Notes:
Model confidence (mean pLDDT): 81 of 100. Transfer RNA from a Candidatus Woesearchaeota archaeon, 72 nucleotides, folded computationally. It matches the Rfam family "tRNA". By type it is a transfer RNA. Its Rfam clan is "tRNA clan". Lineage of the source: Archaea > Nanobdellati > Candidatus Woesearchaeota. It was read from a public genome assembly.

RNA sequence: GCGCGGGUGGCCAAGUGGCUAAGGCGUUCGGCUGCAACCCGAUGAUCGUGGGUUCAAAUCCCACCCCGCGCU
Numbered sequence: 001g002c003g004c005g006g007g008u009g010g011c012c013a014a015g016u017g018g019c020u021a022a023g024g025c026g027u028u029c030g031g032c033u034g035c036a037a038c039c040c041g042a043u044g045a046u047c048g049u050g051g052g053u054u055c056a057a058a059u060c061c062c063a064c065c066c067c068g069c070g071c072u
Base pairs, nucleotide, nucleotide: 001071002070003069004068005067006066007065010025011024012023018055028042029041030040031039048064049063050062051061052060
C1' cells in the first nucleotide's frame, strides 16, 4: 500500500430502515435483614468522527480515525 472483519452505557454484547437501542456483569440509591450476603426495585448509551441518501439511519452510501487478521 491492497483486501476482509470490527468500533453500541464503566466492561462484555444483541440489534441489517420505523417498535421504548435487548441481555449479562459492575456502579450508585432504595427495599429486605439485628448487621451483612442472597434476593427484589430503580439507576446509564444523540451507537468512533464528519458528510450524504431517506418522511425516517446504530442499520444504507462516501471520506477519515482507531483495533484485529490476511496479502505484497